[in-house]
Molecule: Purine riboswitch aptamer
Organism: Bacillus litorisediminis
RNA sequence: AAUUCAAUAGUUGCAUUACGUCGUAUAAAAUCAGGGAUAUGGCCUGAUCGUUUCUACCGAGCUACCGUAAAUAGCUUGACUACGAGGUAAUGUGAAAGAUGG
Numbered sequence: 001a002a003u004u005c006a007a008u009a010g011u012u013g014c015a016u017u018a019c020g021u022c023g024u025a026u027a028a029a030a031u032c033a034g035g036g037a038u039a040u041g042g043c044c045u046g047a048u049c050g051u052u053u054c055u056a057c058c059g060a061g062c063u064a065c066c067g068u069a070a071a072u073a074g075c076u077u078g079a080c081u082a083c084g085a086g087g088u089a090a091u092g093u094g095a096a097a098g099a100u101g102g
Stems, first nucleotide, its partner, number of pairs: 005102001007100002011095009021085005026056001030048006041066002050057001058078007
């Protein structure tokens, strides 16, 4: 190194489901209409738009600003959904190779 025999151990493909991670989409955003509150307030409803995209388009907090008027601004943090790629587990189905020892 090859072959044979026996033993131990169990590796791996595919499918489905569940969980979780990551990526892409979207900025959980923007533009309006109607109504509403007023420094102990700054909201409600609807429409449009944004994604080779269904759905969603909100919660909490901080700061500023508005001297009572009709208008908010900035920031932090937390998701769902669609698609894709790994991971883990279970179930189902199939497969052959390899490892260790004598």